[in-house]
This record gives sequence, C1' cells and structure tokens, in this order.
RNA sequence: GGGCUCGUAGCUCAGUGGCUAGAGCGCUUUCCUGAUAAGAAAGAGGUCGGUGGUUCGAUCCCACCCGAGCCCACCA
Repeated sequence: GGGCUCGUAGCUCAGUGGCUAGAGCGCUUUCCUGAUAAGAAAGAGGUCGGUGGUUCGAUCCCACCCGAGCCCACCA
C1' cells in the first nucleotide's frame, strides 16, 4: 500500500429498512432470612464509532473518516 470481517448498555451479543432499540450476566432499591447465598419484584444505564448522502422513514443501504482483528504485497 491492497483485500476481507467487525464497531449496538459496564461485559458477551441479538436485532439487517417501519410499533417506544432488546436479551443474558453485572449494577441499584425493595421483599424474603437471625445473617448471607439462592429466590421474587421493581429500576437505572444507549449521541447504535463519527460526518455526509439515499429514502416518506436508517442500528440496518451508500461514500468518506476513525478504531480493532485477519490475510496478501513491499521495504529492511
């Protein structure tokens, strides 16, 4: 330098044009208990990496940029 894959909650991930963006674990509060674990109920937490575009409508499609991983090439 070229190609491919990926970026969504603290972590691991789903969602691939349309109802208000979700799950598990974790976190907070309450209940339960002599106390803890387990269990039950409720809750908080998201500029969906950024900018622009397409569209009536974008997490999803397109372009560029940023970041991560893999492969190839080049130099040494």
Predicted 3D model of a 76-nucleotide RNA (transfer RNA) from a Candidatus Saccharimonadota bacterium. The organism belongs to Candidatus Saccharimonadota, within Bacteria. Its mean pLDDT, the model's own confidence on a scale to 100, is 80. It matches the Rfam family "tRNA".